This is a predicted structure of a 72-nucleotide RNA (transfer RNA) from a Candidatus Woesearchaeota archaeon. Lineage of the source: Archaea > Nanobdellati > Candidatus Woesearchaeota. It was read from a public genome assembly. It matches the Rfam family "tRNA". Rfam describes the family as follows. Transfer RNA (tRNA) molecules are approximately 80 nucleotides in length. Its mean pLDDT, the model's own confidence on a scale to 100, is 83.
RNA sequence: GGGCUUGUAGCUCAACGGUAGAGCGUCCCAUUCGCUGUGGGGAGGCUGCGGGUUCAAAUCCCGCCAAGUCCA
Numbered sequence: 001g002g003g004c005u006u007g008u009a010g011c012u013c014a015a016c017g018g019u020a021g022a023g024c025g026u027c028c029c030a031u032u033c034g035c036u037g038u039g040g041g042g043a044g045g046c047u048g049c050g051g052g053u054u055c056a057a058a059u060c061c062c063g064c065c066a067a068g069u070c071c072a
Base pairs, nucleotide, nucleotide: 001071002070003069004068005067006066007065010024011023012022013021018055026042027041028040029039030038031037048064049063050062051061052060
């Protein structure tokens, strides 16, 4: 330098173009003498950045940036 894959919650990952969710973690409540565990509830996202297409984009297209991998 070129090809491919990936980028979404604190972490690991989902999400036929139509209100962005789950598990773990975290906070509160109940249960316990207390802890653990269990049950219930809450907070936490401008979907890496900038454009384009579309009535509508995490999703499709283009360009950047970053990580991984292969080739040179």